[in-house]
Molecule: Bacterial RNase P class A
Organism: Pseudomonadota bacterium
RNA sequence: CAAGUUGGCUAGGUGAUCGCGCUGUGGGCUAGCCCAACAGUGAGGAAAGUCCGUGCUUCAUAGGGCAACGAUGCUAGCUAACCGCUAGGCAGGGCGACCUGACGGACAGUGCAACAGAGAAGUGUAUUGCCCAAGCAGUGCUUGGGCGAGGGUGAAACGGUGUGGUAAGAGCGCACCAGCGCCAUUGGUAACAGUGGCGGCUUGGCAAACCCCAUCGGAAGCAAGACCAAGCAGAGGUGAGGGGCGGCCCGUCCCGCUAUCAGCCUCGGGUAGGUCGCAAGAGGUGUCGAGUGAUCGGCAUCCCAGAUAGAUGAUCACCGCCCGCAAGGGUACAGAACACGGCUUAUCGGCUAACUUGUGAU
Repeated sequence: CAAGUUGGCUAGGUGAUCGCGCUGUGGGCUAGCCCAACAGUGAGGAAAGUCCGUGCUUCAUAGGGCAACGAUGCUAGCUAACCGCUAGGCAGGGCGACCUGACGGACAGUGCAACAGAGAAGUGUAUUGCCCAAGCAGUGCUUGGGCGAGGGUGAAACGGUGUGGUAAGAGCGCACCAGCGCCAUUGGUAACAGUGGCGGCUUGGCAAACCCCAUCGGAAGCAAGACCAAGCAGAGGUGAGGGGCGGCCCGUCCCGCUAUCAGCCUCGGGUAGGUCGCAAGAGGUGUCGAGUGAUCGGCAUCCCAGAUAGAUGAUCACCGCCCGCAAGGGUACAGAACACGGCUUAUCGGCUAACUUGUGAU
């Protein structure tokens, strides 16, 4: 310098004018509402998908167990918890940094294997073939028997190479290798890895098929739910007056006068509406310490949206960045709705750390 791998950070800036939500202070009055009064504060790394795990709430439940159903599945840690994260093991991919993995069990049982092929798991198969015997005819055919080495099919054909053996062959015997199981031993907390011995010689694959084993799981969700509570309707009581015409009297109008009744009072449930839940938290920032790491602990400091049909905006100017000769154009994905930890998906660009491979120079 080129090509790459893995993380981390950022998510345009400044100013002016107008405007919105919330909080506090202040002011006004008709006293629970208003204010063009002041100050503070006001979206994200994903606020998204709602896929996991929690807090919280209501319902169910004395407590526990079993069954059913569902989820998870190498090992050790981390965490409030997890289908999360970290470190390691194993398998596969990459020259490598590194990436990917539903990664328990197929001698508990049941089941499945398209197409091709003779035969697809059963002490299985005989198409082309090899060998023996008999018969016929003459070097071929038929019948009976033996065989699984060679050719051929397939993703997969029941270990591989050599040698002995045989009528021809075959783990049929032997040596070495591969694989499986068991035992011993070494390293490791463990998953697992190394070494040695024995065994039958080889009884393969699929559990993202049923199933078995182990662990975990009550249900619904902030429109959860708690509180206050007009009007209308209801129940009980009281009751001869009550209300309007701007304050009072007169007047006048309306409703009612012994009740299945106006008005008034009380009550429970509870609609509209309001308050809470609802913002100090598994909290942010800095620093020190423990740990390979996820993470944890100490100290200091900060308070950082809380709306309810939903505020967080609009316009202008200048400067960044990208495209373009210029004029000019572009500047991502997206937007809280109870909160938090993850995962997944979307995203114009920019900055940065460590590492790998190749090339060149010193």